[in-house]
Parts: sequence; structure tokens; C1' cells
RNA sequence: GCGCCUGUAGCUCAGUUGGACAGAGCAGUGGAUUCCUAAUCCAAAGGUCGCGCGUUCAACUCGCGCCAGGCGCA
Repeated sequence: GCGCCUGUAGCUCAGUUGGACAGAGCAGUGGAUUCCUAAUCCAAAGGUCGCGCGUUCAACUCGCGCCAGGCGCA
């Protein structure tokens, strides 16, 4: 330098024939239970979907560029 893959909540990930408020588990927070703790149960909260531009009535999803990480070739 070229090609391919990955980037979604604090962490691990799901979600892509484009469509309704973007989800789960764990962690954290509040509560119930308990003499206290652990465990268990309930609830709420937590996201510029890596960044920008474009296509579209509509983009996590499609196109282009850039950034970061991984693999391969040179």
C1' cells in the first nucleotide's frame, strides 16, 4: 500500500429481504424478603447504534469517505 471482517448500554452480545417507543444477560441503583448478610423476587434507570455525508416517505440495516481494532497478501 491492497483485500476481507468487526465497531450497538459500564461489560458480554442479539437485532440486517430498510418500517411502529433499539433489546437480553451481567454489573450498578431503589425496593420486598431477613435479626444482619448472602441468595431469591420486583421495579426503574442506563444508548449521538464508531464519526460525517448521501440515497429514501423512512436508515443500526443500503452507498461513499474517514477513524479504531483484528486477519491475510505485498
Molecule: transfer RNA
Organism: Acidobacteriota bacterium